A computed fold for a 74-nucleotide RNA from an uncultured beta proteobacterium, annotated as transfer RNA. The sequence was found in a public genome assembly. Its Rfam family is "tRNA". Its mean pLDDT, the model's own confidence on a scale to 100, is 81.
RNA sequence: GCGCCCGUAGCUCAGCUGGAUAGAGUGUCGGUCUCCGAAGCCGAAGGUCGCGCGUUCGAAUCGCGCCGGGCGCG
Numbered sequence: 001g002c003g004c005c006c007g008u009a010g011c012u013c014a015g016c017u018g019g020a021u022a023g024a025g026u027g028u029c030g031g032u033c034u035c036c037g038a039a040g041c042c043g044a045a046g047g048u049c050g051c052g053c054g055u056u057c058g059a060a061u062c063g064c065g066c067c068g069g070g071c072g073c074g
Base pairs, nucleotide, nucleotide: 001073002072003071004070005069006068007067010026011025012024013023019057028044029043030042031041032040050066051065052064053063054062
């Protein structure tokens, strides 16, 4: 330098062929329980879907360019 894959909540990830409120587990916080904790149960907060532009009535999902990570080739 070229090619391919990945980038969604603090962490690990799902999201099928664009369609409505963006989700799960875990963690955090609160409640419940307990003599106090832990576990269990209930609830809550937390996200510019890497960034920008474009296509579209509509984009996490499609296209282009950047940035970051991984693998391969030279």